[in-house]
RNA sequence: AGAGUUUGAUCCUGGCUCAGAACGAACGCUGGCGGCGUGCCUAAUCCAUGUAAGUCGAACGUGAAGCCCUUCUUCGGAAGGGCCGAAAGUGGCGGACUGGUGAGUAACACGUGGGUAAUCUGCCCGAUUGUGGGGAAUAGCCCUUCUAACGAGGGGAUAAUACCGCAUAAGAUCCCGAUCACGCAUGUGGACGGGAUGAAAGGGGGGGAUCGCAAGACCUCCCGCUGUCGGAUGAACCCGCGCCCCAUUAGCUAGUUGGUGAGGUAACGGCCCACCAAGGCUUCGAUGGGUAGCCGGCCUGAGAGGGUGACCGGCCACACUGGGACUGAGAUACUGCCCAGACUCCUACGGGAGGCAGCAGGAGGGAAUUUUGGACAAUGGACGAAAGUCCGAUCCAGCGACGCCGCGUGAGGGAUGACGCUCCUCGGAGUGUAAACCUCGAACGAGUAGGGACGAACGCGUUGCGGCUAAUACCCGUAGCGUCUGACGGUACCUAUCACGAAGCUCCGGCUAACUCCGUGCCAGCAGCCGCGGUAAUACGGGGGGAGCAAGCGUUGUUCGGAAUUACUGGGCGUAAAGGGCGUCUAGGCGGGAUGGUAAGUCAGAGGUGAAAACUAUCGGCUCAACUGGUAGCCUGCCUUUGAAACUGUCAUUCUUGAGUGUGGGAGAGGUGCGGGGAAUUCCCAGUGUAGCGGUGAAAUGCGUAGAUAUUGGGAAGAACACCGGAGGCGAAGGCGCCGCACUGGCCUAACACUGACGCUGAAGCGCGAAAGCGUGGGGAGCAAACAGGAUUAGAUACCCUGGUAGUCCACGCCGUAAACGAUGGGCACUAGGUGUGGGAGGAGUUGUCCUCUCGUGCCGUAGCAAACGCAUUAAGUGCCCCGCCUGGGGAGUACGGUCGCAAGGCUGAAACUCAAAGGAAUUGACGGGUCCCCGCACAAGCGGUGGAGCAUGAUGCUUAAUUCGAUGAUACGCGAAGAACCUUACCUGGGCUUGACAUGUCCUUGAUCGCUCUAGAGAUAGAGUUUUCCUUCGGGACGAGGAACACAGGUGCUGCAUGGUUGUCGUCAGCUCGUGUCGUGAGAUGUUGGGUUAAGUCCCGCAACGAGCGCAACCCCUACCACUAGUUGCCAUCGGGUAACGCUGGGCACUCUAGUGGAACUGCCGGUGAUAAAUCGGAGGAAGGUGGGGAUGACGUCAAAUCCUCAUGGCCCUUACGCCCAGGGCUGCAAUCGUGCUACAAUGGCCGGUACAGAGAGCUGCUAAGCCGCGAGGCCACGCGAAUCUCAAAAAGCCGUCCUCAGUUCGGAUUGGAGUCUGCAACUCGACUCCAUGAAGUCGGAAUCGCUAGUAAUCGCGGAUCAGCAGGCCGCGGUGAAUACGUUCCCGGGGAUUGUACACACCGCCCGUCAAGCGAUGAAAGCCGGGGGUACCCGAAGUCGUGAUCCCAACCUUCGGGAGGGACACGCCGAAGGUAAAACCGGUGAUUGGCGCUAAGUC
Repeated sequence: AGAGUUUGAUCCUGGCUCAGAACGAACGCUGGCGGCGUGCCUAAUCCAUGUAAGUCGAACGUGAAGCCCUUCUUCGGAAGGGCCGAAAGUGGCGGACUGGUGAGUAACACGUGGGUAAUCUGCCCGAUUGUGGGGAAUAGCCCUUCUAACGAGGGGAUAAUACCGCAUAAGAUCCCGAUCACGCAUGUGGACGGGAUGAAAGGGGGGGAUCGCAAGACCUCCCGCUGUCGGAUGAACCCGCGCCCCAUUAGCUAGUUGGUGAGGUAACGGCCCACCAAGGCUUCGAUGGGUAGCCGGCCUGAGAGGGUGACCGGCCACACUGGGACUGAGAUACUGCCCAGACUCCUACGGGAGGCAGCAGGAGGGAAUUUUGGACAAUGGACGAAAGUCCGAUCCAGCGACGCCGCGUGAGGGAUGACGCUCCUCGGAGUGUAAACCUCGAACGAGUAGGGACGAACGCGUUGCGGCUAAUACCCGUAGCGUCUGACGGUACCUAUCACGAAGCUCCGGCUAACUCCGUGCCAGCAGCCGCGGUAAUACGGGGGGAGCAAGCGUUGUUCGGAAUUACUGGGCGUAAAGGGCGUCUAGGCGGGAUGGUAAGUCAGAGGUGAAAACUAUCGGCUCAACUGGUAGCCUGCCUUUGAAACUGUCAUUCUUGAGUGUGGGAGAGGUGCGGGGAAUUCCCAGUGUAGCGGUGAAAUGCGUAGAUAUUGGGAAGAACACCGGAGGCGAAGGCGCCGCACUGGCCUAACACUGACGCUGAAGCGCGAAAGCGUGGGGAGCAAACAGGAUUAGAUACCCUGGUAGUCCACGCCGUAAACGAUGGGCACUAGGUGUGGGAGGAGUUGUCCUCUCGUGCCGUAGCAAACGCAUUAAGUGCCCCGCCUGGGGAGUACGGUCGCAAGGCUGAAACUCAAAGGAAUUGACGGGUCCCCGCACAAGCGGUGGAGCAUGAUGCUUAAUUCGAUGAUACGCGAAGAACCUUACCUGGGCUUGACAUGUCCUUGAUCGCUCUAGAGAUAGAGUUUUCCUUCGGGACGAGGAACACAGGUGCUGCAUGGUUGUCGUCAGCUCGUGUCGUGAGAUGUUGGGUUAAGUCCCGCAACGAGCGCAACCCCUACCACUAGUUGCCAUCGGGUAACGCUGGGCACUCUAGUGGAACUGCCGGUGAUAAAUCGGAGGAAGGUGGGGAUGACGUCAAAUCCUCAUGGCCCUUACGCCCAGGGCUGCAAUCGUGCUACAAUGGCCGGUACAGAGAGCUGCUAAGCCGCGAGGCCACGCGAAUCUCAAAAAGCCGUCCUCAGUUCGGAUUGGAGUCUGCAACUCGACUCCAUGAAGUCGGAAUCGCUAGUAAUCGCGGAUCAGCAGGCCGCGGUGAAUACGUUCCCGGGGAUUGUACACACCGCCCGUCAAGCGAUGAAAGCCGGGGGUACCCGAAGUCGUGAUCCCAACCUUCGGGAGGGACACGCCGAAGGUAAAACCGGUGAUUGGCGCUAAGUC
């Protein structure tokens, strides 16, 4: 520090997700030790039991048990005295601390800084004063009454540091008088004079004189008590500032705000009360609602921030819930009191008791949180003079890997590397020095043996010294010595000994470090995001291996970070989310030049504070670290004070440039009102006139003989204003267009004068605001939602046509929206230009115009900006000011609430839930019933077919034991198969074999195997017989066979979606790319586009491109012409011979031909066109002319195209079978359908007879002549030929003739019967052919569809491969031999350019809505239920306060009657809980209902 994820790819926007750190955690797996921390986050739910606050006998009166002494004794004991001191009580101090919790609280609660001249403060410290003299009670105790209990009552006695008078007293308090000083308004402080008020308590130690019977007085010391002043500590109150969310909470308030007076308090104060006034708070967010203890800090972060408030520390609040006071220095009191309520417990039913949010512990809740431990040894607290007592504060221990930190589970050696396991290409590799084994050490723990702490100082005793004192007592201080005290704990630590003990967890597709095997087969499962899994899963599960961390590791949850994704630091708004529709104005924010003052902001210095802890740095202590101690920094803040004066503010003065005013001039569809005009449309009247009009793609509805349309004249009405007219003008926007007038807003311009910052923006508010719509009243020609009819259509609630009502128009009033758009808020300033246009002014000039300034309005463009597109002085550039708005998509501009509206609806405006995206711009493709250019038998023009028939063949389907398998639009279907009777053969049935039909290796045997014969059998097979090798160094070897076993063979079993190879197709289409350069952030572009041209990315020219590659073309083959060479088996012109005839023969090789080498054609030549180019058109010559014709040749790629059954091959599967052998059957089955063919339907024909001319092939298990036999298929015999020699071999159509005469025929030949031939082991299922007989459909084929552009189509025959046999198929060959192409609009396919795109498995794409089904959340709803709060009223506990004429009472006074004072009781105000009532708010639920989201391959 970033990364993954939207796309085919790219850049941007934007969300989601991950890597980090942290935790009072929990869960899963695992777990050796120690140190230090830490541990109910939930039910402030309920609690059994124990314990958490006592202490003081030196304040006081008692004085149980026990012990001792004495006396008495019934020997049980009793009484008296003494010692000791339990227990309770009076009294004092403390129970207001410590400890717990976080419910409540949005508040002066907290934090921070101040204030109190408005305050209090027990114990403590300093100073000072005093401590005199009396009195009356009361508990305990005794007696007694009631009660279940708790407890209560009556009588009697008694003490005090308990209680009450009196005395004395101040510098205390109050009043009066006069005075000084100070301050901050009220005031405060000091000193003086007079007056008034007004206190106390004793206890203990020691003691030489004196007094006293003693106690004691007295002296002295200590502790206490009282008044006062001061301090310290603690507390109280007040103020500034800071302190969460909601405006779908906008108004709140009656003690409310203030005053006067009285009360109350420690004290100010509406704190309380009476009266008076009518105030107070609030958009700088009052009030209301929700949530929450606050802080130091803690976590995170670079910081700013964000989150948080466990532990430790400060403050607050609370103590079962609510209310209340008492006591006290202090409480409105956690383990005090009273009342009410809920709950629990006891009860004798009359009444009582209780409060763990102290420590343990229990129940409950929960994912979850410990022992009913030890000790007061230390620290600290209460009490005490002290010893000491008490303390679940605290210190320790226990439990929990909950966290942090540290340590260990051994160290060294040890193999070309054991076993096991895993993988494997079977060679090996990995685990791995890992183990074993040897040696070692003892730093961990346990064990064993031994030693053994620090934490302890105080205190007490004693001695010395000092102080106090009359004092060498006492007491206090200090030093030495002695003595006492440890829960933890026989723990830490130390020594010795001993390998006895100790590793897991997660992950391994990318992010992210780490790969293989098996299993599974969209199943089971994984998953943080993207996504994995449908038979080869590095993603599931297991194994091996590896990576990471480690006594832990993962998961979950939460927070911050990454996230600049709320942007102060540090974001945006033309198109991604986002500029308000426009103006005007208030608050607010911001604001020109100069001078002077001021000092609020600002800056600097100093002081105070910012607790400690924490944090940072550094130095120390535990062996290190965690932990902990010291020092320094930090605490970014607040306050006070001193100073500075640039900037901002503020005050004052001033200026003119911002802004405005005045004067002259100007343009304009700016606005409002009134008046006027012509053209057109429709209607009405009249005339002319006749059959149609109208309308459309074509029609029809409609109108018209009752006279339309057309045309002429006249009239009426309403609405809108042609031309001018222009990316022209005006306006803030909406918007504004005939002419004139009136009123009126704004703008521009020229030159001067004036005001003197008067400015800009603008939340609310107010106004304007297209169209449609609404209300009332008019108006209504044309147009025209709705509606009607006619068409179109599968339908057509549309588009088209004929009609037609609201409306459109006017007046007044609403509505308040829009793609109200420049999708661009307003203002000011600055930043190259060029070119149009509208308005004004100036200048030159002379009328053609040109130049300058300025305001507006367009286009192009530099810098700059921008994701790009683009913007660019009219900014989307550079800056400043102000406003509005945005923060992923959907849900949704929806719901609820509020508000506006007559309504329609507007404004404001969520959430649940759901998705991993939704988007912007640009790129390359693909696509378009987009455009442009160009090709192709693509169409058109032609010729012939298919589709109908019969048959053949293939396919589908069906059937079957099996009908083996594959191929399936084009690109499957006479395809694999160039040939299924057996074989083939893969299928079925049955019979058999198991190292196998076939290969290799090891071992044994054998010398054969093969062949032949026989037997059984359907055969495979089995048995019998016969036959019997080579080499040799004689050991054996080679070869073959047999046998046994094991490795293995074998598989046409699966996967063509694991593959190689091969093939089809687009397509023989002209394309597909690369290097370098350049352009672009990038995908990518350029090149390859453009202008021409071509069959062609063929060539030329141009060009930020220049080159190159694969394709095209050419090179190759055949063919067309010629030459040369060569002439046998070919040929025969000339010469000779010969025949009935024939190159038959001599001979020749001229010609044809054969087959080898060359030549020839290149737009080369001429002319036209063209850019003078490329090229093209025409011509000449030529056998051939513009690629001469044909073939071979198939770019990058596409279709997961085809093939695992040609072959090869990974993986999987079978192994007495999915292998192998055999017989028979099947692949040939047949309601139906399709493809490809053959033969036909006839006369351009058929039959018969005669007769002519090919090419290319094949042939020895072969072609077979001739001859003979057979009607024929063929047979017999047999010549020739391994073939330019012989044979197949007859070519056929054609030509010459005969017959047939338009018919189901002399067409057509299917089908069937019979008889044969051939091949073959064998023609039944199931061959071909022949002959005789039979003679079906069919008379040219619906929709539709195929081929072909020349030696082509059509037509005719011939050959070959396969093959024993079987050809209508296939592959070849030649013979005869056409028609047509205007042309490129359309169909199909293709190439190029361009454009749009929401497509990219790419239009066979994408995708919308209803309906149906399931699930989820949510709104409405008659109602029902609950909650908190407020208002009004009723009732009114405890209690304070007030009142009282009733009752009662020890201290003091008294004139003895009583009074003062106190208490009880009663009443009153207030008052908790409770009750009643009507509303509002929030939540839950609700038949039914509304939409929304998500779901599998449903429906339209």

A computed fold for a 1500-nucleotide RNA from a metagenome, annotated as small-subunit ribosomal RNA. Its Rfam family is "Bacterial small subunit ribosomal RNA".